[in-house]
The RNA shown here (FMN riboswitch aptamer (RFN element)) has 124 nucleotides and comes from a chicken gut metagenome.
RNA sequence: CUUCGGGGCGGGGUGUAAUUCCCCACUGGCGGUGACCUGCUUUGCAGGAAGCCCGCGACCAGCGCGUUUGCGCUGCUGAUCUGGUGUAAUUCCAGGGCCAACGGUAUAGUCCGGAUGGAAGAAG
Numbered sequence: 001c002u003u004c005g006g007g008g009c010g011g012g013g014u015g016u017a018a019u020u021c022c023c024c025a026c027u028g029g030c031g032g033u034g035a036c037c038u039g040c041u042u043u044g045c046a047g048g049a050a051g052c053c054c055g056c057g058a059c060c061a062g063c064g065c066g067u068u069u070g071c072g073c074u075g076c077u078g079a080u081c082u083g084g085u086g087u088a089a090u091u092c093c094a095g096g097g098c099c100a101a102c103g104g105u106a107u108a109g110u111c112c113g114g115a116u117g118g119a120a121g122a123a124g
Stems, first nucleotide, its partner, number of pairs: 001124004010024004025110002027100002029056004036048005051098002060075006080096005102113003
C1' cells in the first nucleotide's frame, strides 16, 4: 500500500398498538492462554478449539489540537457456577445459569438508524 474484517425473532399469548411485554426459540468480533480434537512423510510438525479467564476494539464522556470530515490522550466499558477426570482445567466432559453500547418505537442482544461508517486485527 491492497484486499478482507459481526451473528441472531421462527411459533404462540395479551393488547388499539409489541420481531420491544409473557411462554418457547435463536446469535456469539479480534489477539492470548488452553491437558481436547483432526491430519501427516508420527516422538515431531501443521490446522482447529473460551460470549461470561487475561487483554483489545466498537459505543459513550471529558480534555487538547484542528475546526469541514477528523486526530490524539484520559476515563468508562457486560456476564459462570455445580459435578466429573486429572499433577494441573472458570478452557476438556456432563448439567444448570448468566450477559449483550447509544438514538427511535408499546419497554429491543435479534427490527430501524448513525453505518455504503469506524475498528481490534487477518492475509498478501
It matches the Rfam family "FMN riboswitch aptamer (RFN element)". Its family is annotated with FMN binding in the Gene Ontology. The RNAcentral record of the sequence draws on MGnify.